[in-house]
Context: one part of a larger RNA
Molecule: small-subunit ribosomal RNA, central domain
Organism: uncultured bacterium
RNA sequence: CUGGGCGUAAAGCGCGCGUAGGCGGUUUGCUCAGUCGGAUGUGAAAGCCCCGGGCUUAACCUGGGAAUUGCAUUCGAUACUGGCAGACUAGAGUGUGGGAGAGGAAGGUGGAAUUCCAGGUGUAGCGGUGAAAUGCGUAGAUAUCUGGAGGAACAUCAGUGGCGAAGGCGGCCUUCUGGCCCAACACUGACGCUGAGGUGCGAAAGCGUGGGGAGCAAACAGGAUUAGAUACCCUGGUAGUCCACGCCGUAAACGAUGAGAACUAGCCCGUUGGAUUCAUCUGGAAUUCAGUGGCGCAGCUAACGCGUUAAGUUCUCCCGCCUGGGGAGUACGCCGGCAACGGUAAAACUC
Numbered sequence: 001c002u003g004g005g006c007g008u009a010a011a012g013c014g015c016g017c018g019u020a021g022g023c024g025g026u027u028u029g030c031u032c033a034g035u036c037g038g039a040u041g042u043g044a045a046a047g048c049c050c051c052g053g054g055c056u057u058a059a060c061c062u063g064g065g066a067a068u069u070g071c072a073u074u075c076g077a078u079a080c081u082g083g084c085a086g087a088c089u090a091g092a093g094u095g096u097g098g099g100a101g102a103g104g105a106a107g108g109u110g111g112a113a114u115u116c117c118a119g120g121u122g123u124a125g126c127g128g129u130g131a132a133a134u135g136c137g138u139a140g141a142u143a144u145c146u147g148g149a150g151g152a153a154c155a156u157c158a159g160u161g162g163c164g165a166a167g168g169c170g171g172c173c174u175u176c177u178g179g180c181c182c183a184a185c186a187c188u189g190a191c192g193c194u195g196a197g198g199u200g201c202g203a204a205a206g207c208g209u210g211g212g213g214a215g216c217a218a219a220c221a222g223g224a225u226u227a228g229a230u231a232c233c234c235u236g237g238u239a240g241u242c243c244a245c246g247c248c249g250u251a252a253a254c255g256a257u258g259a260g261a262a263c264u265a266g267c268c269c270g271u272u273g274g275a276u277u278c279a280u281c282u283g284g285a286a287u288u289c290a291g292u293g294g295c296g297c298a299g300c301u302a303a304c305g306c307g308u309u310a311a312g313u314u315c316u317c318c319c320g321c322c323u324g325g326g327g328a329g330u331a332c333g334c335c336g337g338c339a340a341c342g343g344u345a346a347a348a349c350u351c
Base pairs, nucleotide, nucleotide: 004322005321006320007304008303012319014201015200016199017198021194022193023192025088026087027086028085029084030083031082033081034080035077036076037075038074039073040072041071042070049065050064051063052062053061054060091191092188093187094186095185096184097182098181099180103177104176105175106174107173108172109171110154115149116148117147118146119145120144121143125136126135162169163168206247207246208245209244210243211242215241216240220236221235222234223233258318260316261314262313263312266295267294269293270292271291272290273289274288275287276286277285278284299306300305324351325350326349333344334343335342336341
């Protein structure tokens, strides 16, 4: 260097953006760098290989050839790749007109419920469990009514539904803002794909400073259970959960399935958002584009299963990753972090 793989066996970076690099649409001309061919020079000798010769053979010695797959110079070929110049519109993008959406940020606002406070009514219990007890209550609880305070989350709608690159996003209103889809035309003219490093985002928990604190609730305390019970159950309860700013950078970050492109039977629908056409204009049917589910042919797969949303085909193009189990995602070193810890990442030994 080649050869095998990565849904579940080891293996897809959590997800974007993007530098270098790799790869790259149709067409014309030029060039001839890659590529291909010829010639010349060189590629020491010995050795290896082939054909001979010499020691009675052999080892050994010796003659010739081949090979030395390379490099340089030169003469050609021009399909493909590259370079340069020109053109194109099928990739990509822009404009015009519509459409759906819990996409993001900030500000405002609403009702239900829990808790607490004040007051009214009212009296002996309430609460809790398998059963109890701790707990609360005659200093008037629970229940019920009125008023008030405060924080957090938004029932129904709600969906196999929608949006987002992922994490994720759900009351209502306003402002700012990103992406997506559809239709017909116009425009730019390959501007593309991927992406080592890099950089940004990144659930929950955790950390720093300052707020906030209703409910819930690690730790903790008590009551039970039990042989014990540092648990499961019960009564309490602090961090935290919430907000602002700044860190952390990890998850079964999952579709355990990297991104892009083209191609390859269908069915039921089922569904979401458009567009067109038809008709019985309530509403329905057909076609098509984009998304999202169920089955299933070929094919693939060790099987399970996947199956136009591929795990099929193009031995496509680019990146990442794997190489027996344990030791170990550990030690050491380095980098990052306030810390917690994260990233990178072995070996001895052992089976």